[in-house]
RNA sequence: GUCAGGGUAGCUCAGUCGGUUAGAGCACAGGAUUCAUAAACCUGAGGUCGGCGGUUCGAUUCCGCCUCCUGAUA
Repeated sequence: GUCAGGGUAGCUCAGUCGGUUAGAGCACAGGAUUCAUAAACCUGAGGUCGGCGGUUCGAUUCCGCCUCCUGAUA
C1' cells in the first nucleotide's frame, strides 16, 4: 500500500432487514439489612452510538470521506 473486521455507559459487550423510551453484566451512588464489614436484595445516576457530510418524513442502523484499533497479505 491492498483486503477484511471493529469503534455503542467508567470497563467488557449485545442490539436494531431505518420508526417514536438505546440495553445487559461488572463497576459507581443511595436505600434496606447487620454490632460492623462483605455477599445477596431494592432503587438510581451515567450515552453528541468515533468525526464530518449525503440519502430519507425520520439514521446508532444505509452511502461517501476522514480518523483510531485488530488481523491477513506483499
A computed fold for a 74-nucleotide RNA from a Candidatus Dojkabacteria bacterium, annotated as transfer RNA.
Rfam family: tRNA. By type it is a transfer RNA. Rfam's curators write: Transfer RNA (tRNA) molecules are approximately 80 nucleotides in length. Gene Ontology term of the family: triplet codon-amino acid adaptor activity.
Lineage of the source: Bacteria > Bacteria candidate phyla > Candidatus Dojkabacteria.
The coordinates come from a structure-prediction model, not an experiment, and the mean pLDDT is 81.